Model confidence (mean pLDDT): 89 of 100.
The RNA shown here (c-di-GMP-I-GGC riboswitch aptamer) has 89 nucleotides and comes from an uncultured Anaerolineae bacterium.
[in-house]
């Protein structure tokens, strides 16, 4: 370098409940641990979720449906950066 140990420092938090945002997915923040050797970082490919606005189509209408810009998850998969620690091989 790969690799990652019933090793040592440390790190990081799923679910659930409580406060705030947000139209929604979903995010922040308290509490908590289910798991994480990148569970550090970037939405580039892919996937998936959502649809406030658009635009179609149905409707007297209310409104409903398909699409979709955008949005969101890196704790889905790949791919860029970058980083603690060290037995074994």
């Nucleotide at each position: 370098u790969c690799c990652g140990a019933u090793a040592a420092a440390g790190g990081c938090a799923a679910a659930c409940c409580c406060g705030g945002c947000g139209a929604a997915a979903g995010c922040c923040g308290g509490c908590g641990a289910c798991g994480c050797a990148a569970a550090g970082u970037c939405a580039u490919g892919g996937a998936u979720c959502u649809a406030c606005c658009g635009u179609c189509a149905u409707g007297c209408g209310a409104a409903u449906g398909a699409c979709c810009a955008g949005g969101a998850u890196c704790g889905c998969c790949a791919g860029g950066c970058u980083g603690c620690c060290g037995a074994a091989g």